[in-house]
Context: one part of a larger RNA
């Protein structure tokens, strides 16, 4: 619990769908619920409050008299909000017709590297390292050709570039599938925004149950460094990294910047579309929509720095913050097989 704020000071939910609830376009008619406006009643007395008086004054006290909120009745206004009819298209949605594009899930397949395995030629040394050593090699090792079998990830194109909501997505082809920009203005006629709770999704890691297991690599081993070296560097090397399938739900999930709409100078690169211009076609030119990026006008801001992809100007909804520590802890609770995860204090104390 007002205000004031949340790129970096404390502060934007990890992201979507969405219920309640809040906000919500243009025109016409009713109603008159809010709402205003007038009137009556009520609103105990004391207390405020303004006037007078009374104790010598003041506190106090007497009289009078006025005000606000609400509330109830009655009359009236019709702008606004609201209800109800009808109407409308600028919002949102659909249709058509086109384009991109590592969106996604599944199957295939490919070639290049890497380890094995036999098989060939050779023959004393490979490996490693800042220098060894641990290791491997004459039961032929390194190197070099061949055959074959495994798994994992796709070099060039690859870009300040595309797609997705976010997390994420990159070899190629096929099959489901989402969602996206441009045209045309053809249909629907506010169907719209947010969005407490709710439901889903969610990178690595980790968890279960089964598979897989080349490289790589927490743990453990050894060799060196070193005063020690429970590290960095070597040499091994299990879990895991890899697939189904259920869990976990966390992150510097960052644009550390919620969504949505309106407005407010421009240059300039690049990505999709469309028009017109030009061409035999295509390239160049002008215009447009819609993304990504880079500098920068007004303007914010402490101050860096943002600046039509705003941190400007404004509106709706939601989220969160409120000194440091203790502490994202402890207790309770809701979730999980655990690991914990959500949620979330105080007493000390500076």
């Nucleotide at each position: 619990u007002u205000g004031g704020g949340c790129g970096u000071a404390a502060a934007g939910g990890g992201c979507g769908c969405g219920u309640a609830g809040a906000g919500g376009u243009c025109c016409c008619a009713u109603c008159g619920c809010a709402u205003c406006u007038u009137u009556g009643g009520u609103u105990a007395a004391a207390u405020c409050u303004u006037g007078c008086c009374g104790c010598u004054u003041a506190a106090c006290g007497g009289c009078a008299a006025a005000c606000u909120c609400g509330c109830c009745g009655a009359a009236g206004a019709g702008a606004u909000g609201g209800a109800u009819g009808g109407g409308a298209u600028a919002g949102a949605g659909g249709a058509c017709a086109u384009u991109a594009g590592g969106g996604g899930u599944g199957a295939g397949c490919g070639g290049a590297a890497c380890g094995c395995a036999c098989g060939g030629u050779g023959u004393a040394g490979g490996g490693g390292u800042g220098a060894a050593a641990u290791c491997c090699g004459u039961u032929g090792a390194u190197a070099u050709c061949g055959u074959g079998c495994g798994g994992a990830a796709c070099a060039c194109c690859a870009g300040a570039g595309g797609c997705g909501a976010a997390g994420g997505c990159g070899g190629c082809u096929c099959a489901c599938u989402a969602g996206a920009g441009u045209g045309u203005u053809c249909c629907u006629g506010a169907c719209c925004u947010u969005g407490a709770g709710g439901c889903g999704c969610g990178a690595a890691a980790g968890c279960g149950u089964g598979g897989g297991g080349a490289g790589c690599a927490a743990a453990a081993a050894g060799g060196a460094u070193u005063a020690g070296a429970u590290a960095c560097c070597c040499u091994u090397g299990u879990a895991g990294u890899c697939c189904a399938c259920g869990c976990c739900c966390u992150a510097a999930a960052c644009g550390a910047u919620g969504c949505c709409a309106a407005c407010u100078a421009g240059c300039u690169a690049u990505u999709g579309g469309g028009a017109g211009u030009a061409u035999c076609g295509a390239c160049c030119c002008u215009c447009u929509c819609a993304g990504u990026g880079g500098c920068g006008a007004a303007g914010c801001u402490a101050a860096c720095g943002c600046g039509u992809u705003a941190a400007g100007u404004u509106g709706g909804c939601c989220g969160c913050c409120u000194g440091g520590g203790a502490a994202g802890u402890a207790c309770g609770g809701u979730c999980g097989c655990a690991a914990g995860a959500c949620u979330a204090a105080a007493a000390c104390u500076c």
This is a predicted structure of a 350-nucleotide part of an RNA (small-subunit ribosomal RNA, central domain) from a bacterium. Its Rfam family is "Bacterial small subunit ribosomal RNA". The prediction has a mean pLDDT of 87.